[in-house]
RNA sequence: GUACGAUAAAGGCAAACCCAUUGAAAAAUGGCGACGCAAAGCUAUAGGGGCUAAGGUCAUUGGAAAUUCUCCAAUAAUCAUGCUUGCCAGCUUCCGAA
Numbered sequence: 001g002u003a004c005g006a007u008a009a010a011g012g013c014a015a016a017c018c019c020a021u022u023g024a025a026a027a028a029u030g031g032c033g034a035c036g037c038a039a040a041g042c043u044a045u046a047g048g049g050g051c052u053a054a055g056g057u058c059a060u061u062g063g064a065a066a067u068u069c070u071c072c073a074a075u076a077a078u079c080a081u082g083c084u085u086g087c088c089a090g091c092u093u094c095c096g097a098a
Base pairs, nucleotide, nucleotide: 004096005095012037013036018031019030020029021028022027035086041091042090043089047088048087049084050083051082055079056078057077059075060074061073062072063071064070
């Protein structure tokens, strides 16, 4: 230096639940709290995967309007432009028993 990772040392992070705020939602932030983590540090204009669908598109039904054009509502499908790095991944990195 590379790989590896202990019932080691010093520290670090913080899942779920609950509360508050933001958001259409997924989720995020703060508090509380520890399930876990050797990268649970950084990266989501980066590769794959996952979550959500305000809005768009389209279909059906109902209504309005009045003549085949338009509008509104509900429901279904679909799309990320919204998220997720604690899913894999990329980059960097503390310590040192075997």
Predicted 3D model of a 98-nucleotide RNA (c-di-GMP-I riboswitch aptamer) from Neobacillus rhizophilus. The organism belongs to Neobacillus, within Bacteria. It was read from a public genome assembly, where an Rfam model found it. Rfam family: c-di-GMP-I riboswitch aptamer. About the family: GEMM was predicted in a large-scale screen for bacterial structured RNA regulatory elements.